[in-house]
Context: one part of a larger RNA
C1' cells in the first nucleotide's frame, strides 16, 4: 500500500404515515357611491409574525343553539380576568367600520397635503357624465370578478419539405361589453313526401364542395335523442281615456283616494299584429295581479340515535390470541383511543328540527266596448334610401349559385313582394325582410359538498412549513429549498470535566426514539482484526 471482515461516523436513499395537492360528479353562481375587490397603517398586560377586527379595534348588541370550562395560531408565566345570574364557541341578523383605492371638494412621485358651505359641537355636504334642462330636486352610471359568453380589432414562427395565393387562424394577442350563463330564436326557413323557433349530442360526413384542384380545408337537408314556449309593437280605427316622481290616507301585499310636479297631440292610453288585421254585424263566456292567513317540500346553526369494555395469555400499553352467556344492526361507512374495536369515544342507517326559503290556495284587489269562434259588398292598413341592379372588397365550402360592407343606382304596394344553388320566361310549390322581447336542454368553476383501479414530499398545485414568500432582475417579470421525538414531555433533576460547545455518570421511557429526535441504504470517512505485498 493492497484486500475482506468488523465497529463506528458522515449521509438521507428505502419504508411508514399525511394537516396538502390532483380529477371527476352534484350544488352554487355575481359584487360595487349604503364607498366594493385589493392594499396600508394600526389593534393584544407582555406582541415581531400570521389570523381576526378597526379608535367600540383577536372585539360591541340582538336572537336562536350550546352546556362547562375559557382568554386565536401559541405548549410561556401572572399577583391577572370572564363564567350555570350559562361564559367560551357555532349559526343569523344589526351597530362600529381609520387612510389610500372606482376614489367622487382641490391636488400629489409620497397610503400624503389641502380648502369652501352648514354647525355651539359632534359631524354633514361640495368631483364627473347621463336621464332633463340653464339651475334645484331626485334617480342611474363609473371600478372589480377563477374561466365561461357577445362584439370590435389582429399577427407570426410553422405546413405547402423552397415561397408570394393557400396554411397556421379569425388562432395567440389587444380594445369594449354582459351574465349566472351569455349567444341564439318563432321563417320574406327549408323541401319537394311534406315538415314547422332557437340551441346542444349522435349520425349524414372527413360526404356534397372548396383549393398555386396543391398543401390543404370543409357544410347543410334529412334522420335519432336532449328540452321545449311562445309573445310585444308600428300602422289602420278611436283621440287625453295614460304613465312616471314625491308626499299623503287605507290596506299585509297588490291597489285604491287626495295633494303637487314631471312627461305625452312630433300621440300618453285602448285596440291590433298572419288560423293577417282594421272596420260592420251575429253567438259565446272569465282573465290577470297580490299571499295576511292557511298546507305542503326543503331548511342554517343543531336534537335523537342500537348493542361488552366479561375472564384469561402475552405485552409499556389490548383494539391481538384462546374462552365465554354472548349482543345490537334500515347503524359491519369512516375517524379517534398506549396495537387489527360493529358493541370504548366521536360518528353512521333512520327520525327531527326554529329563523329563513321555494310552491300552491282568495275570503283581498283589478279589469270592460273584456275573450273566444263566425259570417261579411265597398273600403282603409301591414316597416324605403329599404329590396333589387352595377361595381369594389371582406368572409366562406358556397362553387357565376353564402353572408357582410363601401360607392353609385334605385321599385312594388297584396290583382303586391321574396325565395326555391349561372342567367332569363311560364307554371307549380312555398314564405311576408327592411322593429322588439323570450325560459329549458348548453359552456365555465373564484366557490361548497362529496367520491376515486389519482399523487403520497426530487411525487402530487410553484407552493403538504408564514409561498407567488426568501433571493434575482433597472423593469415588464423570474422564482426556490425546506413535512415525521414520544402513548404521555415524562424534554433529562442532581453530581461531574471543560471558557462554552460537548461529553461521563444519574433519572425518564417499552425503547434514547434525546429535540441536527422513526426508519436510516450507497457513495465517502476513520479504528479495529486478519491476510497479502
Nucleotide at each position: 500500500c493492497c484486500c475482506a471482515g468488523u465497529u463506528g461516523g458522515a449521509g438521507g436513499a428505502u419504508g411508514g404515515c399525511u394537516c396538502g395537492g390532483c380529477u371527476c360528479g352534484a350544488g352554487a353562481g355575481c359584487u360595487g357611491a349604503u364607498g366594493a375587490a385589493g392594499g396600508c397603517c394600526g389593534u393584544g398586560a407582555c406582541a415581531a409574525g400570521c389570523u381576526g377586527c378597526g379608535a367600540u379595534a383577536a372585539g360591541c348588541c340582538a336572537u336562536g343553539g350550546g352546556g362547562a370550562g375559557g382568554c386565536g395560531c401559541a405548549c410561556g408565566a401572572a399577583u391577572g380576568c370572564c363564567u350555570u345570574g350559562g361564559a367560551u364557541c357555532c349559526a343569523u341578523g344589526g351597530a362600529u367600520c381609520g387612510c389610500c383605492g372606482a376614489a367622487u371638494u382641490g391636488g400629489a412621485c409620497c397610503u400624503c397635503c389641502u380648502g369652501a358651505c352648514c354647525g355651539c359641537a359632534a359631524g354633514g355636504u361640495c368631483a364627473c357624465u347621463c336621464g332633463u334642462u340653464c339651475a334645484u330636486a331626485c334617480g342611474a352610471g363609473a371600478g372589480g370578478g377563477a374561466a365561461c359568453c357577445c362584439c370590435c380589432c389582429g399577427a407570426a414562427u410553422u405546413g405547402a419539405a423552397g415561397c408570394a395565393u393557400c396554411u397556421u387562424a379569425g388562432u395567440a394577442g389587444g380594445g369594449g361589453g354582459a351574465g349566472g350563463a351569455a349567444a341564439a330564436g318563432a321563417a320574406a326557413u327549408c323541401a319537394a313526401a311534406g315538415a314547422g323557433a332557437u340551441u346542444c349530442c349522435g349520425u349524414g360526413a372527413g360526404u356534397a364542395g372548396u383549393g398555386g384542384c396543391g398543401a390543404a380545408u370543409g357544410a347543410a337537408a334529412a334522420c335519432g335523442g336532449a328540452a321545449u314556449a311562445g309573445g310585444a309593437c308600428a300602422a289602420a280605427c278611436c283621440g287625453a281615456a295614460c304613465u312616471c316622481c314625491u308626499g299623503u290616507u287605507g290596506g299585509a301585499a297588490a291597489c285604491a283616494u287626495c295633494a303637487g310636479g314631471a312627461g305625452g297631440a312630433u300621440g300618453u292610453g285602448g285596440u291590433g299584429u298572419u288560423a293577417g288585421g282594421g272596420c260592420c254585424g251575429u253567438c259565446u263566456c272569465u282573465g290577470c295581479c297580490u299571499a295576511a292567513g292557511u298546507c305542503u317540500g326543503c331548511g342554517a346553526a343543531g336534537a335523537g340515535g342500537a348493542a361488552g369494555u366479561c375472564g384469561u395469555c402475552u405485552g409499556g400499553a389490548a383494539u391481538g390470541g384462546c374462552g365465554c352467556g354472548u349482543c345490537c344492526a334500515u347503524a359491519g361507512a369512516g375517524g379517534g383511543u398506549g396495537a387489527g374495536a360493529g358493541c370504548c369515544c366521536c360518528g353512521u342507517a333512520c327520525u327531527c328540527g326554529u329563523a329563513g326559503u321555494a310552491g300552491a290556495u282568495a275570503u283581498g284587489g283589478u279589469g270592460a266596448c273584456a275573450u273566444g269562434a263566425c259570417g261579411g259588398a265597398u273600403c282603409c292598413c301591414a316597416g324605403a334610401g329599404u329590396a333589387g341592379c352595377g361595381u369594389g372588397c371582406g368572409c366562406u365550402g358556397g362553387a357565376u349559385a353564402u353572408c357582410g360592407c363601401g360607392c353609385g343606382u334605385g321599385a312594388a304596394u297584396g290583382c303586391g313582394g321574396g325565395a326555391c344553388g349561372c342567367a332569363g320566361a311560364a307554371a307549380g310549390u312555398u314564405c311576408c325582410a327592411a322593429u322588439c322581447c323570450u325560459a329549458a336542454a348548453u359552456a365555465c368553476u373564484c366557490c361548497u359538498c362529496g367520491a376515486g383501479a389519482c399523487c403520497g414530499a426530487u411525487a402530487g398545485u410553484g407552493a403538504a412549513g408564514c409561498a407567488g414568500u426568501a433571493g434575482c432582475g433597472u423593469g415588464a417579470g423570474u422564482g426556490a429549498a425546506a413535512g415525521c421525538u414520544g402513548a404521555a414531555a415524562a424534554g433529562a433533576a442532581u453530581c461531574u470535566c471543560g471558557g462554552a460547545a460537548g461529553g461521563g455518570a444519574a433519572u425518564u421511557g417499552a425503547a434514547a426514539a434525546g429535540a441536527c429526535c422513526c426508519u436510516g441504504a450507497a457513495a465517502c470517512c476513520a479504528g479495529c482484526u486478519g491476510g497479502g505485498g
Molecule: large-subunit ribosomal RNA, domain I
Organism: marine metagenome